The RNA shown here (small-subunit ribosomal RNA) has 1519 nucleotides and comes from a metagenome.
It matches the Rfam family "Bacterial small subunit ribosomal RNA".
[in-house]
RNA sequence: CGAGUUUGAUCCUGGCUCAGAACGAACGCUGGGGGCGUGCUUAACACAUGCAAGUCGUACGCGAACGGGGGAGCUUGCUCUUCCAAGUAGAGUGGCGCACGGGUGAGUAACACGUAGGUAAUCUGACUUUAAGUUUGGGAUAACUCGGGGAAACUCGAGCUAAUAGUGAAUAAGACUACAUUUUGUUAGGAGUAUGUAGUAAAAGGUGGCCACUUCAUGAAAGCUACCGCUUAUAGAGGAGCCUGCGUACCAUUAGCUAGUUGGUAGGGUAAGAGCCUACCAAGGCUGAGAUGGUUAGCUGGUCUGAGAGGAUGAUCAGCCACACUGGAACUGAGACACGGUCCAGAAUCCUACGGGAGGCAGCAGUGGGGAAUAUUGCGCAAUGGGGGCAACCCUGACGCAGCGACGCCCCGUGAGUGAAGAAGGCCUUCGGGUUGUAAAGCUCUGUCAGGUGGGAAGAAAGGUAAUGAGAAUAAUAAGCUUGUUAUUUGACGGUACCACCGAAGGAAGCACCGGCUAACUCUGUGCCAGCAGCCGCGGUAAAACGGAGGGUGCGAGCGUUGUUCGGAAUUACUGGGCGUAAAGGGCGAGUAGGUGGUGAAGCCAGUCAGAUGUGAAAGCCCUUGGCUUAACCAAGGAAGUGCAUUUGAUACUGCUUCACUUGAGUACGGGAGAGGGGAGUGGAAUUCCUAGUGUAGAGGUGAAAUUCGUAGAUAUUAGGAGGAACACCGGUGGCGAAGGCGACUCCCUGGACCGAUACUGACACUGAGGCGCGAAAGCGUGGGGAGCAAACAGGAUUAGAUACCCUGGUAGUCCACGCCGUAAACGAUGGGCACUAGGUGUGGGAGCAUAAGCUUCUGUGCCGCAGUUAACACAUUAAGUGCCCCGCCUGGGGAUUACGGCCGCAAGGCUAAAACUCAAAGGAAUUGACGGGGGCCCGCACAAGCGGUGGAGCAUGUGGUUUAAUUCGACGACACGCGAAAAACCUUACCUGGGUUCAAGUUCUAAGAAUUUCUCAGAGAUGAGAAAGUGCCUUUUUUAAAGGAGCUUAGGAAACGGUGCUGCAUGGCUGUCGUCAGCUCGUGUCGUGAGAUGUUGGGUUAAGUCCCGCAACGAGCGCAACCCUUGUCUUUAAUUGCCAUCAGGUAAUGCUGGGCACUUUAGAGAGACUGCCGGUGUUAAGCCGGAGGAAGGUGGGGAUGACGUCAAGUCCUCAUGGCCCUUAAGCCCAGGGCUACACACGUGCUACAAUGGUCGGUACAAAGGGAUGCGAGCUUGUGAGAGUAAGCAAAUCCCAAAAAGCCGAUCUCAGUUCGGAUUGGAGUCUGCAACUCGACUCCAUGAAGUCGGAAUCGCUAGUAAUCAUGGAUCAGCAUGCCAUGGUGAAUACGUUCCCGGGCCUUGUACACACCGCCCGUCACACCACGAAAGUUGGUUGGACCAGAAGUCAUUGAGCUAACCGCAAGGAGGCAGAUGCCUAAGGUCUGAUCGGUAAUUGGGGUGAAGUCGUAACAAGGUA
Repeated sequence: CGAGUUUGAUCCUGGCUCAGAACGAACGCUGGGGGCGUGCUUAACACAUGCAAGUCGUACGCGAACGGGGGAGCUUGCUCUUCCAAGUAGAGUGGCGCACGGGUGAGUAACACGUAGGUAAUCUGACUUUAAGUUUGGGAUAACUCGGGGAAACUCGAGCUAAUAGUGAAUAAGACUACAUUUUGUUAGGAGUAUGUAGUAAAAGGUGGCCACUUCAUGAAAGCUACCGCUUAUAGAGGAGCCUGCGUACCAUUAGCUAGUUGGUAGGGUAAGAGCCUACCAAGGCUGAGAUGGUUAGCUGGUCUGAGAGGAUGAUCAGCCACACUGGAACUGAGACACGGUCCAGAAUCCUACGGGAGGCAGCAGUGGGGAAUAUUGCGCAAUGGGGGCAACCCUGACGCAGCGACGCCCCGUGAGUGAAGAAGGCCUUCGGGUUGUAAAGCUCUGUCAGGUGGGAAGAAAGGUAAUGAGAAUAAUAAGCUUGUUAUUUGACGGUACCACCGAAGGAAGCACCGGCUAACUCUGUGCCAGCAGCCGCGGUAAAACGGAGGGUGCGAGCGUUGUUCGGAAUUACUGGGCGUAAAGGGCGAGUAGGUGGUGAAGCCAGUCAGAUGUGAAAGCCCUUGGCUUAACCAAGGAAGUGCAUUUGAUACUGCUUCACUUGAGUACGGGAGAGGGGAGUGGAAUUCCUAGUGUAGAGGUGAAAUUCGUAGAUAUUAGGAGGAACACCGGUGGCGAAGGCGACUCCCUGGACCGAUACUGACACUGAGGCGCGAAAGCGUGGGGAGCAAACAGGAUUAGAUACCCUGGUAGUCCACGCCGUAAACGAUGGGCACUAGGUGUGGGAGCAUAAGCUUCUGUGCCGCAGUUAACACAUUAAGUGCCCCGCCUGGGGAUUACGGCCGCAAGGCUAAAACUCAAAGGAAUUGACGGGGGCCCGCACAAGCGGUGGAGCAUGUGGUUUAAUUCGACGACACGCGAAAAACCUUACCUGGGUUCAAGUUCUAAGAAUUUCUCAGAGAUGAGAAAGUGCCUUUUUUAAAGGAGCUUAGGAAACGGUGCUGCAUGGCUGUCGUCAGCUCGUGUCGUGAGAUGUUGGGUUAAGUCCCGCAACGAGCGCAACCCUUGUCUUUAAUUGCCAUCAGGUAAUGCUGGGCACUUUAGAGAGACUGCCGGUGUUAAGCCGGAGGAAGGUGGGGAUGACGUCAAGUCCUCAUGGCCCUUAAGCCCAGGGCUACACACGUGCUACAAUGGUCGGUACAAAGGGAUGCGAGCUUGUGAGAGUAAGCAAAUCCCAAAAAGCCGAUCUCAGUUCGGAUUGGAGUCUGCAACUCGACUCCAUGAAGUCGGAAUCGCUAGUAAUCAUGGAUCAGCAUGCCAUGGUGAAUACGUUCCCGGGCCUUGUACACACCGCCCGUCACACCACGAAAGUUGGUUGGACCAGAAGUCAUUGAGCUAACCGCAAGGAGGCAGAUGCCUAAGGUCUGAUCGGUAAUUGGGGUGAAGUCGUAACAAGGUA
């Protein structure tokens, strides 16, 4: 710091997602040790049990027992008594504490909290300081005793007693109150100082010690003294109350709230100000700078994150607040409206003898429950701190420790070195090897942790006690106090930390991931299944994405997952975003609040800036040191804390006050322009209607028609009239207006802008939330009007349908008046204002100069264009540039122009405006393609012009379908269908039935055998069984013999072989097609952010991206063309098998023979054609047109040759090949059958339908091929197919071989025929092992359909079509097919409008699998969330009323009553009781609001292959 994801690709916008850090976490797998932290986030749910607040005998009165000792009695184990226990335990009165400490976060949006202040409006126990005191009386009461009630809790009566308990009186330095005087400072009120007068209010003692003075008198009392108390004051410290400025969540779909409400007066009340409370008076107070209401929430220091600004958060620690089962209330007290106090009500729980009672873990442990989830019913007061006490000491679940949990952070370990035979095993493999891997083993070492043994801290200092000094005070050398020294005493943790020794590599590694993001790859299983997934997305038989394995990567006692927060996200933008087209400018105006605001001067100093002071708690963060072996952790010091307040200063800027100014703004004057607005009137053209005339059969309308009108006279035409609406030409990116909008003419009323020149005012300005007004069309209301047009509607067409487009009609409406509505693509999709920033060129209005053109200037309105901006398109002085001011608006798509609520409206509806759910996109601009029932240019047998066919018939052949045991397989628009197949009777053959076989051929090894040949039997054959003959070749060794070798046969084993089995969508190769179309690209340069563009476009031209010219391009490659073959002319060379002009010979005849190579021909080499020449045209070009010459003329004709690519086109059955599958079979062998079936459909052909013909006879002329298992002359024979015999020929020599159409004659005479030949019967021939299924041919006989073919459709542009025959491959035999050859030999092309296909340019696009594209809506089905809804059921809350516990206060108090007064009676005072106000829970009625649920209903969303249409995207076929 970024990355992935929208597209074919690109840039942008924009969302989603990821990588980081963090956590009081949880879950999964795993788990060695230690340190430091941390641990109910949920049910403020309910709680068993124990503990968490007591203490003081130096305030007071009582006062045991167990046990022990002594004595007595006697019943010898009991009773009595006494001493100790013991003035102890214990309870009680009293004091202090219990308001601290500890817990929790329910409530609270508030002076609750934070921060800074105020209190002149206050209080303060204990503590400290200072001052003054502590005199004198009296009456009760608990405990206790006795008696009673009750289950208990508890309680009643009588009696006794004490105090530092209660209480009367005295005194009053000082305090307080009132008044008077004085003075100080102050913002008002008011406060303080000093003086005087008057008034008010106190107290308690306890303990220790002493005897100089007084009294009794060994010593005590008074007294004195010390300490602890008590009272009144003073000051302080710390604490508390109250008040104020500022800060402090979300919702405006909460806009108005408020009667004690706001203020005043008087009174009450409080420690204290105050409507805090009461009475009266006034009518105020709060609110868009957000009142009121609703929702949520303890606040802060801090914590997490972040570069920061911010955002999120408020566990542990610390400060504050609130709460203590829920609600209410007061009492006590310095302090509470009180967690472990009281009273009442309520809920739930417990006890009960049913009459009544008890308690409140949100203290520490612990239990149940809830939950994904959170610990021990531990030890100790040793330390720190707190309460009480003079103290010792007691209490302390605060706290210190320990236990549990990898919950977090930090540290350490699980060994180190060496070790290649690169072991074994695993995995992979191209089978060679690679990898795991120095890893292991082995060898040499070390000893952390854990284990064992031994030693062993610091944390402890105070205080006490004992001894002993000093000091102050005192009468005092007592005592006590203060302060030293010495000794002694105290440790929960814990025998812990730490140290040493012992032994031993021994006890200690996992988790996630490996397609991209993102570090890390292979095998195998699976086969859109199982599954994965954070996003994009993987999986449909070769998955680096699923599962497993091997290997690897990352982290490591942890690792992953989930959740949450911040970050990345500049994705709410203060720092730091936007609004023409991506989301986003309000439809427009005037204007309120608010915001902002010209020039000069003076003053002030609020903002601003600078300094100082105070504060900003501690902890934390940061820095520097230090302490634990290090670190985490802890300690000390510092810095920081951007803030607030006070104060001092500065005065440029902003602000405020004052004075001035004129340039902003405005006013006056003079001009001209204008569809600006409102009202009244007038006009002509046209449509329609009415009347009348002329006139006759149609008119009208359309793509074509029909509905319609018309013989009752239309249309057309002439004249007259009526009525309504709109204003042709002028008319113009001309004018006016804020926008909507405004168009005949005249008049009246009226708004604004512009120009000119002076004068005046003197900042009066800009913008503008709310609010107000205007606001097209349509629509609504009332009343008019209604010619034309025209929703709805009707009819006619079109159509598969046509509720549309087209036509004929036609009502609302359109028009007017008045009133509503308030919306539009209300658009420049561009808010308003001001200033600045090159120009050029039109045009409207004005002014100046010049007056011929023109120049200058102001104000409008267009186009082009620089800088600049922009994602690009584009904008560009009329900004979308550069700045300032103000307003409005946006934050992914859908849901949603929505729902609900509110406001407006007569209604229609409008304004405001969500959520659930769902997707990973939606979108903008531009690019390249493709496409268009877009455009332009051009080409092609593409159409047209022609000729001949197909489609009808019969047959042949292929295909589909059907059939079958099998009818083997493949090919399916063009680009399958006489295709693979250039030959299915067997074979082929892959199929079927049946019979067999387990390995045929080939390689290696072993064993045997020569090889080989012949025969017999069984069988359908394969095959099986048997017999006979036969010993070869080469080398070595002396021959035999033996050995070795090559080849062959048989048997065996292994590796393996074999497969026309699958996948052409795993492939190679080959092929088809677009298309022999003219295209397809590259390098460098240039342009563009980029995809890309340019070049290759443009102007000409061509068959051609062929060539020329131009040009930010210059070149190049693959294609085109040419080079190649063939054919057409000539030359030359050569001359047999070819040829024969001349010469000679011969024949019935023939190059037959000699001879020759002239000609033809053959086959080598050359020539020739290049727009080369001429003319015209064209841009002086390329070229085109015409001509000459020439055998041939503009590519001479034909062929071969097929660019980049497309169709996952075809082929695994030619071949090759990956993977998968079969292996006594899906391999191999054999016999027979099938591929030849046959209701039918299609393709391709053949033969015909006849006279341009058929038949018969005669007769002429080719080319190119083939031939030895061959072609086969001739002769004989057969009607013939053929047969017999046989010459010649491995071929320019011989043979196939007759060419046929043609020509010459004859005949047939238009008919199902002398056309046509199918079909069938019979008889044969040939091939072959074999023609039954299933060959070809011949002869005789038979003689079907068919008389030129519907819709539709095919080929062909010249030696072509058509027609005629010939040959070849395959092949034993078998073409109407295929390939090739020649003979005869046409017609037509005006032309490019249309159909089809193609090329180039351009345009639109929502397509890119690319129009066979994309895509919309209803309906049907499933699921999901939401709205409405008769109702129903809860929460919260308002109003009215009823009733009202406890309690304070007030009133009363006839009952009761110790202290004081009084001789007494009685009084004062108090208490119970009663009444009243207030009031919690409760009740009734009625509202509001927020949820839950609901028959039914509404739309919405989602869902591989449902239905109907085709609305949008191209002119999307009606823009």